[in-house]
C1' cells in the first nucleotide's frame, strides 16, 4: 500500500421571520417573558420486570419454557468471562452445548448385510475332521460338499474403532507401537474440564424425534385502574344458587360465602387523576479480567388527546438523501437501513 475482524460515537449546527404543544414567572382576563419539544431502531409485540385490579391466600396433577460451568442483573429465553466442538492462515465468528444401560420409535436409496452381533454378492484357505468324482501304476493331484475366515475387492455418510509391522492354513486386537474410545487413580482449577499413569467394555447413529432428568412459571393489562358529575327502568322474561353459584390459567382437592348466567328493552358516553423524578441521566473516584458495584458531586431533557414536535430564506457542513413518528414506563433481542468519523487486532505486500 491493500484486504479482513471487532468495537464505539453522530443522526445535523447558527441566525432570521411568521405557527403550535407543555411547564414556570407576571397579569383580574387578554396577554407578555423564559425554558423545552418524535428514534438509533420510536418498528416487530419476541422475551423479562415496574406499576394496577382479580384477592385475605393455597396444594397436588396437567401444560408450558430453559438447558456446558462461573458469574452480573429487578429479571430475563439478555449481557461478561472461561471450557467443549465447528468454521478460517489469522484477527474473530459460529452452537441443535443434560441423557442413548428406564422406554418407545427411525436410519431412505444401494448392499450379502444397517445393532439382533445374524449373515456372506465376490472371495481367501484345504491346517484338523467326515463324504463324492475324475486323472494317475500307485504316491499324488484337481473338483465339489461338510468345513474355517471377515483381512483384498464391490456398494454406501456409516459394515464386527484406525494406520502400520509381526504372526497363521487363511485371517483376526490374535500380538506389538501410535491415535481414537472408555474405566480407575494422581495432579491442576470453584466447576464445566485439562493434563498423566494403569488397565481393556475395543458395544453405531439419533432426543430442533416422543420420552426422561434439573431448574423455573397465576391471570388480565394503561382501553388497567380510580375519583367526581350527569342521567334513566335497583326495568321485563327465562334459566340457575346456602344441600354452596361466582372467583382463584385448564382438571381435583381446599379456601370463600351470594346471587350469577342469558335475552329483549332503557339512560350516560363529561371531566379530571394515572402521565411521566426514574431499577433516571452525566462526571470523577475505588474494587472487578469484564458485566457491574459502591461512594460523592452536578442535572431534570415530549406528556398529545382525533391527536403540537411545524414552514420559508440565508451561511456551514460529512449528512436528511436511507429505515423511519411518541400514546404507562423501563431492561433486552430481533428486523429496516443513506452515509461519516475514531479507535484496536489479523494477514500480505514494499522500503527503511
Nucleotide at each position: 500500500g491493500a484486504g479482513g475482524a471487532a468495537u464505539a460515537u453522530c443522526a445535523g449546527g447558527c441566525a432570521a421571520u411568521c405557527g403550535c404543544g407543555a411547564c414556570u414567572u407576571u397579569g383580574a382576563a387578554a396577554a407578555a417573558a423564559g425554558u423545552u419539544g418524535a428514534g438509533g431502531a420510536a418498528a416487530g409485540u419476541c422475551c423479562g420486570g415496574a406499576c394496577a385490579c382479580c384477592a385475605a391466600a393455597g396444594a397436588g396433577c396437567a401444560g408450558c419454557g430453559u438447558g456446558a460451568c462461573a458469574g452480573g442483573u429487578a429479571a430475563c429465553g439478555c449481557c461478561u468471562g472461561c471450557c467443549c466442538g465447528g468454521a478460517g492462515u489469522a484477527a474473530u465468528c459460529c452452537g441443535c452445548g443434560a441423557g442413548a444401560a428406564a422406554g418407545u420409535g427411525u436410519c431412505a436409496u444401494a448392499g450379502a448385510a444397517a445393532c439382533g452381533a445374524a449373515a456372506a454378492c465376490g472371495g481367501c484357505g484345504u491346517a484338523a475332521a467326515a463324504g463324492a468324482u475324475u486323472u494317475u501304476u500307485a504316491u499324488a493331484a484337481a473338483u465339489c460338499u461338510u468345513c474355517g475366515c471377515a483381512a483384498a475387492g464391490g456398494u454406501g455418510g456409516a459394515a464386527a474403532g484406525g494406520c502400520g509391522a509381526g504372526g497363521u492354513a487363511a485371517g483376526a486386537g490374535c500380538u506389538c507401537a501410535c491415535c481414537g474410545g472408555c474405566u480407575g487413580a494422581g495432579u491442576g482449577g470453584c466447576a464445566a474440564c485439562a493434563u498423566u499413569c494403569a488397565g481393556g467394555a475395543c458395544u453405531g447413529a439419533u432426543a430442533a424425534a416422543c420420552c426422561u432428568c434439573a431448574c423455573g412459571c397465576g391471570g388480565u393489562g394503561c382501553a388497567a385502574u380510580g375519583u367526581c358529575a350527569g342521567a334513566u327502568a335497583g326495568g321485563u322474561u327465562c334459566g340457575u344458587g346456602c344441600a354452596g353459584a361466582c372467583u382463584c390459567u385448564g382438571c381435583u382437592c381446599g379456601a370463600c360465602g351470594a346471587g350469577c348466567g342469558a335475552a329483549c328493552g332503557g339512560g350516560u358516553u363529561g371531566a379530571c387523576a394515572g402521565c411521566u423524578g426514574g431499577a433516571g441521566u452525566c462526571g470523577g473516584u475505588c474494587g472487578g479480567c469484564g458485566a457491574c458495584g459502591a461512594u460523592c458531586g452536578a442535572u431534570c431533557a415530549a406528556g398529545a388527546u382525533a391527536a403540537a414536535u411545524g414552514a420559508u430564506u440565508g451561511c456551514c457542513c460529512a449528512a436528511u438523501g436511507a429505515c423511519a413518528g411518541a400514546a404507562u414506563c423501563c431492561g433486552g433481542c430481533u428486523u429496516a437501513u443513506c452515509g461519516a468519523u475514531a479507535u484496536u487486532c489479523c494477514u500480505c505486500u514494499g522500503a527503511c